A computed fold for a 132-nucleotide RNA from Actinoplanes aureus, annotated as c-di-AMP riboswitch aptamer (ydaO/yuaA leader). Model confidence (mean pLDDT): 78 of 100. The sequence was found by an Rfam model in a public genome assembly. Of the family's consensus pairs, 92% are formed in the model.

[in-house]
RNA sequence: GGCAGGCCGCCGCCCAAUCGUCGAAAGGCGAGCCGGGGAACCAGGUCACUGGGGUGAAUCCGCUUUACGCGGUAGGGAUUGCUUCCGUCCCGAACCCGUCAGCUAACUCGGUCGGCGGUGACAAGGAAGGAA
Numbered sequence: 001g002g003c004a005g006g007c008c009g010c011c012g013c014c015c016a017a018u019c020g021u022c023g024a025a026a027g028g029c030g031a032g033c034c035g036g037g038g039a040a041c042c043a044g045g046u047c048a049c050u051g052g053g054g055u056g057a058a059u060c061c062g063c064u065u066u067a068c069g070c071g072g073u074a075g076g077g078a079u080u081g082c083u084u085c086c087g088u089c090c091c092g093a094a095c096c097c098g099u100c101a102g103c104u105a106a107c108u109c110g111g112u113c114g115g116c117g118g119u120g121a122c123a124a125g126g127a128a129g130g131a132a
Base pairs, nucleotide, nucleotide: 010118011117012116013115014114018031019030020029021028022027032112033111034110035109036108037107042102051100052097053096054095055094060072061071062070063069064067075091076090077089078088079087082129083128084127085126086125
């Protein structure tokens, strides 16, 4: 000096998940942001079976050798100064409530985590618009 990995800091990205303040820390408080519950009006309205609902993009369908399986898919993200479209690439998980929940003013309960990138030629592609 190079390569690979780890940690810290910085910059940037997905996300509501940021900022301020007190504290040695754990954590508390406030602001912002996000979500749940909850009237009237409205919607809905029989019986039986099946429980149902929420956060999230993360649902649904098909197949098989039935399993951390395969192939699609609603949907979401990236595509390098910005926006949109096309194309391309990736994701398409997980968890919570506990038999309860339509909408919903007042009111009320909770969350503010996690993850990724900072490269060596690349789809870092094409088009349109706007900005400078």